This is a predicted structure of a 73-nucleotide RNA (transfer RNA) from a Spirochaetia bacterium.

RNA sequence: GGAACAAUAGCUCAAUGGUUAGAGCAUCGGACUCAUAAUCCGUGGGUUGAAAGUUCAAGUCUUUCUUGUUCCA
Numbered sequence: 001g002g003a004a005c006a007a008u009a010g011c012u013c014a015a016u017g018g019u020u021a022g023a024g025c026a027u028c029g030g031a032c033u034c035a036u037a038a039u040c041c042g043u044g045g046g047u048u049g050a051a052a053g054u055u056c057a058a059g060u061c062u063u064u065c066u067u068g069u070u071c072c073a
Stems, first nucleotide, its partner, number of pairs: 001072007010025004018056001028042004049065005
C1' cells in the first nucleotide's frame, strides 16, 4: 500500500427492511437461611461506532470516515 471481517446494555451475543431492539452473565431489590453461598422472583440499564443516502419504514440495504482483528505484498 491492497483485501476481508467486525463495531448493538457493564461483559458475551441475538434480532427476516415491519412498528416497545431482546437473551445469558453481572448490578440493584425481595423471598429462602441463625448467617453466607447456592436457588427462586422481580428491577434498572441502549443516541445499535460517526456522518450522509435509499425507503412509507433502516440495527439490517448503499457510500464515506474512525477503531479493532486477520490475510496478502
Lineage of the source: Bacteria > Pseudomonadati > Spirochaetota > Spirochaetia. The sequence is in RNAcentral, with records from ENA. Its Rfam family is "tRNA". Rfam classes the family as a transfer RNA.